This is a predicted structure of a 479-nucleotide part of an RNA (small-subunit ribosomal RNA, 3' major domain) from an invertebrate metagenome.

Context: one part of a larger RNA
RNA sequence: UGACGGGGGCCCGCACAAGCGGUGGAGUAUGUGGUUUAAUUCGACGCAACGCGCAGAACCUUACCUGGUCUUGACAUCCCGAGAAUCUCUUUGAAAGAAGAGAGUGCCUCUUUGAGGAAUUCGGUGACAGGUGCUGCAUGGCUGUCGUCAGCUCGUGUCGUGAGAUGUUGGGUUAAGUCCCGCAACGAGCGCAACCCUUGUCUUUAGUUGCCAUCAUUAAGUUGGGCACUCUAAAGAGACUGCCGGUGUCAAACCGGAGGAAGGUGGGGAUGACGUCAAGUCCUCAUGGCCUUUAUGUCCAGGGCUACACACGUGCUACAAUGGGCUGUACAAAGGGUUGCAAGCCUGCAAGGGUGAGCCAAUCCCAUAAAGCACGCCUCAGUUCGGAUUGGAGUCUGCAACUCGACUCCAUGAAGUUGGAAUCGCUAGUAAUCGCGUAUCAGCUACGACGCGGUGAAUGUGUUCCUGAGCCUUGUACA
Numbered sequence: 001u002g003a004c005g006g007g008g009g010c011c012c013g014c015a016c017a018a019g020c021g022g023u024g025g026a027g028u029a030u031g032u033g034g035u036u037u038a039a040u041u042c043g044a045c046g047c048a049a050c051g052c053g054c055a056g057a058a059c060c061u062u063a064c065c066u067g068g069u070c071u072u073g074a075c076a077u078c079c080c081g082a083g084a085a086u087c088u089c090u091u092u093g094a095a096a097g098a099a100g101a102g103a104g105u106g107c108c109u110c111u112u113u114g115a116g117g118a119a120u121u122c123g124g125u126g127a128c129a130g131g132u133g134c135u136g137c138a139u140g141g142c143u144g145u146c147g148u149c150a151g152c153u154c155g156u157g158u159c160g161u162g163a164g165a166u167g168u169u170g171g172g173u174u175a176a177g178u179c180c181c182g183c184a185a186c187g188a189g190c191g192c193a194a195c196c197c198u199u200g201u202c203u204u205u206a207g208u209u210g211c212c213a214u215c216a217u218u219a220a221g222u223u224g225g226g227c228a229c230u231c232u233a234a235a236g237a238g239a240c241u242g243c244c245g246g247u248g249u250c251a252a253a254c255c256g257g258a259g260g261a262a263g264g265u266g267g268g269g270a271u272g273a274c275g276u277c278a279a280g281u282c283c284u285c286a287u288g289g290c291c292u293u294u295a296u297g298u299c300c301a302g303g304g305c306u307a308c309a310c311a312c313g314u315g316c317u318a319c320a321a322u323g324g325g326c327u328g329u330a331c332a333a334a335g336g337g338u339u340g341c342a343a344g345c346c347u348g349c350a351a352g353g354g355u356g357a358g359c360c361a362a363u364c365c366c367a368u369a370a371a372g373c374a375c376g377c378c379u380c381a382g383u384u385c386g387g388a389u390u391g392g393a394g395u396c397u398g399c400a401a402c403u404c405g406a407c408u409c410c411a412u413g414a415a416g417u418u419g420g421a422a423u424c425g426c427u428a429g430u431a432a433u434c435g436c437g438u439a440u441c442a443g444c445u446a447c448g449a450c451g452c453g454g455u456g457a458a459u460g461u462g463u464u465c466c467u468g469a470g471c472c473u474u475g476u477a478c479a
Base pairs, nucleotide, nucleotide: 001479002478003476004475005474007473008472009471010470012468013467015463016462019426020425021424022423023422026317027316028315029314030313031312032311033310034308035307042053043052064303065302066301067300068299070297073128077127078126079124080123081122082121083120086103087102088101089100090099091098092097107117108116109115110114130292131291133290134289135288139286140285141281142280143279144277146275151190152189153188154187155186156185157166158165159164170181171180172179196269197268198267199266201237202236203235204234205233206232207231210227211226212225215224216223240263243257244256245255246254247253319419323378324377327374328373329372335366336365337364340359341358344355345354346353347352385416390411391410392409393408394407395406396405432455433454434453435452436451437450438449
């Protein structure tokens, strides 16, 4: 100087407390461990691994296993030789591949024959290619984490023999090393804040594909008309403790109030200091070293990654009446669409099928939002709760749904009556609850992830304790 203490002081955070809803019990989805296997490819392991890499494992992917191939190679450059590339058919084979037959010629330059060149294929030779092989404890890059915590440092000066200290401590204050005052310090840098995006109010400009107050009109903003209003999207205004009162050291600031759409960082996002964990990744990529080179490379078929006495994590669905079912009816936002979204019509109980208008989209489509509301059935039961499992019949995608897809219909109708010890999330348009969309994608095991809106609470104004941080101080057998 740090680190540590079941030392002290101050302070903060859904840390506790006060509340609301969960997990842990059931069924199931998914990930992991274990076991099994020819293989169940590999990585990730307290927080910070375990719906993680994977924003899509039937083949492909694929790295794994079994079997069958190739050896200058699936891919790159150079050298030599030949033919333009190319297309079709046959035999064999699981395919990859192997063998054979036929058709067929193009571009540029130079003097026609011919020669050279570009591009491409085949054969040969070796230099080399190749490796998701090892090392993340050789590395770059990227990322997680403490933590959006308020810290981390430097120059000059001064003090100390020196390591170092001071500044950065102290008194207040703040979300903040934020600001003020004081002070052997005076300044500065990276962080904080602000500048950026979005949302909340208003004005101006603009008015189609948007909107409809007035006028006419229709089944319908449908049409004429209008651009007020909504909305869209560009430019501005607006909030700064600016104003008033009180407290405070005549300070910083705090408390209350006014006006205002908004008040003290208005709400949300992006933004992550010096560093820590030899944290993660050599399987995104790049790369040193090592290893491999008729194989640890490459091509193909089939299988596996989907196994299943079990254990754990994360979800979904429930156990019902604040509910289940029937019929009718109302209100979103944000997205996506040409290898696409598909209205309408016909057809099927349905998943779907047939036909196909419109739309490269503020125009058309996906697309009925669902909880809600109205009516009235069920009457507390393992039930009209719950839907697992299983049998049968089908639809769709795709060369192909056996291993191993999703969905539909009929039948079947397990467990489960609110969950032990323990443990998690959340402070407001939040929790809870309800649907909608997108990426990946032929299809999908999405109940995942990421967004969008609808309905919409309770509690806390405290810091004794648990836990994790920050600052000062103290002790130390620690470095």